[in-house]
Context: one part of a larger RNA
RNA sequence: CACCGCCCGUCACACCAUGGGAGUUGGAUUGACCCGAAGGCAGUGGGCUAACCGCAAGGAGGCAGCUGACCACGGUCGGUUCAGUGACUGGGGUGAAGUCGUAACAAGGUAGCCGUAGGGGAACCUGCGGCUGGAUCACCUCCUU
Numbered sequence: 001c002a003c004c005g006c007c008c009g010u011c012a013c014a015c016c017a018u019g020g021g022a023g024u025u026g027g028a029u030u031g032a033c034c035c036g037a038a039g040g041c042a043g044u045g046g047g048c049u050a051a052c053c054g055c056a057a058g059g060a061g062g063c064a065g066c067u068g069a070c071c072a073c074g075g076u077c078g079g080u081u082c083a084g085u086g087a088c089u090g091g092g093g094u095g096a097a098g099u100c101g102u103a104a105c106a107a108g109g110u111a112g113c114c115g116u117a118g119g120g121g122a123a124c125c126u127g128c129g130g131c132u133g134g135a136u137c138a139c140c141u142c143c144u145u
Stems, first nucleotide, its partner, number of pairs: 003108001005105001008101002011098001013095004018090003023085012039070001041068004047063003052059002111132009
């Protein structure tokens, strides 16, 4: 301050964070497949070859080359996850004050509340069931004095 009280919801305005959202951008991670540099390894080794063996021919060994599996990077198609962004959209919070009503608080002017269904600009309204945390008047039962 104390009914000239308190107070509820829609709507409008401003700001804040947030959910959904066709998508879109980037990161992390993962599956399948494609490609296969260098490299060592394995195979081959007809070409080459100073040291070893051999008088020599040649041999041993080695090298190039070729082949193979492994494999970095890269590529294609997906999965998971994180973050950014996104027309539009949902409610939430805050705000001096604004709009519409007046639902609740005194029986708040239809007692209120809970559940449920339907309806409605909004608070809400109506039906059914339940509770008293309901006022008033009357009656009954019980307890205390």